RNA sequence: AAGGACGGCCAGAUAACCGCUCCCGGCCCGAAAGGGUAUGGGGGAGGAACUUCCGGACUCCACAGGGCGAUGCGCCGCUUGAAAAGGCGGGCCGGCAAGUGAAAGCUUCUGCCGGACGGAAAGUGCCGCAGAAAAUAUACCGCCCGCAAGGGUAAGGGUGAAAAGGUGUGGUAAGAGCGCACCGCACGUUUGGCAACAAACGUGGCAGGGUAAACCCCGCAUGGAGCAAGGCCAAGCCGGUUCAUACGCUGCCCGCGUUCGCAACCAAGUAGGCCGCUUAGAGUAAUGGUUAUCCGGCCCGAAAGGGCUGACAGAAUCUGGGGUAUCGGCCGUCCGCUGUA
Numbered sequence: 001a002a003g004g005a006c007g008g009c010c011a012g013a014u015a016a017c018c019g020c021u022c023c024c025g026g027c028c029c030g031a032a033a034g035g036g037u038a039u040g041g042g043g044g045a046g047g048a049a050c051u052u053c054c055g056g057a058c059u060c061c062a063c064a065g066g067g068c069g070a071u072g073c074g075c076c077g078c079u080u081g082a083a084a085a086g087g088c089g090g091g092c093c094g095g096c097a098a099g100u101g102a103a104a105g106c107u108u109c110u111g112c113c114g115g116a117c118g119g120a121a122a123g124u125g126c127c128g129c130a131g132a133a134a135a136u137a138u139a140c141c142g143c144c145c146g147c148a149a150g151g152g153u154a155a156g157g158g159u160g161a162a163a164a165g166g167u168g169u170g171g172u173a174a175g176a177g178c179g180c181a182c183c184g185c186a187c188g189u190u191u192g193g194c195a196a197c198a199a200a201c202g203u204g205g206c207a208g209g210g211u212a213a214a215c216c217c218c219g220c221a222u223g224g225a226g227c228a229a230g231g232c233c234a235a236g237c238c239g240g241u242u243c244a245u246a247c248g249c250u251g252c253c254c255g256c257g258u259u260c261g262c263a264a265c266c267a268a269g270u271a272g273g274c275c276g277c278u279u280a281g282a283g284u285a286a287u288g289g290u291u292a293u294c295c296g297g298c299c300c301g302a303a304a305g306g307g308c309u310g311a312c313a314g315a316a317u318c319u320g321g322g323g324u325a326u327c328g329g330c331c332g333u334c335c336g337c338u339g340u341a
Stems, first nucleotide, its partner, number of pairs: 001338001003335008012294007020044006026037004046312001050323002053321005058226004070222005075090006091117001092115006098107003118217002123215002125211003140157002142153004165183006184206001185204008230275004239266004243261001246258004295310006
């Protein structure tokens, strides 16, 4: 230097002109509300605005207490955080490599990668194909006994992701935890560790596969709906009260009933408007375009130069995370096969 890992940052630049939208002004119209404007000034997408996976703010509804249920989460310690979610360290499990060993296995003391990582020794379910058998074990080939029928066996072969401990040795008709040693397993004790857990020792020939991102069990947590939340104003229509008119009971007064009204008031509330709502902010609607120069990429060309093009994407109450997409570049720390000095 090429290349790579991690973290942070940028997300074509500048200028001119023409536009869009919002706000504050000016001017014009108008009594006002408001409207118009070839007028002045200012604001105008993102790191993910995407997804809508999780949390919060906010709003409305529900809510004495208890039970059944539903959903989510699930190794340990410390830590950031309101929570969700992260960070650091540790434990255990799995894979690969390496080491060790005759092998099985083991590696607390090696490295890298991954793990929704409570429970399968409560119960239920499921396990394709292959295979004798997929779980109360079983027997196709084989081995042994036997003339055969039949019996013994689970070493060996074969199937499978997975086959009732493994290796060795003794033993046996052949075999077998049948005996023994080591490894593994279960239980107990002690020790170490805050803990997850580990180690040592002892006892037992020794439970019986896998699956809980199947039901389930254990522990913990959890009301529902969402800005189309919700609130305010409110034409018309409908309704109510009062007042007034006329009529009836009734000739008069009161009362009651009916009627009518450019009347007044009231309630609910539709259309509509406003708030919620934002230094972008709504009407699902703006945030752009042209030209020039430069920058980057691709293509053509021997060159000069020419052409095309600018990642992913795009606000809609606000906000913290997770996930996903992404051209190119800058900065910092580190690695560094190889090349050069």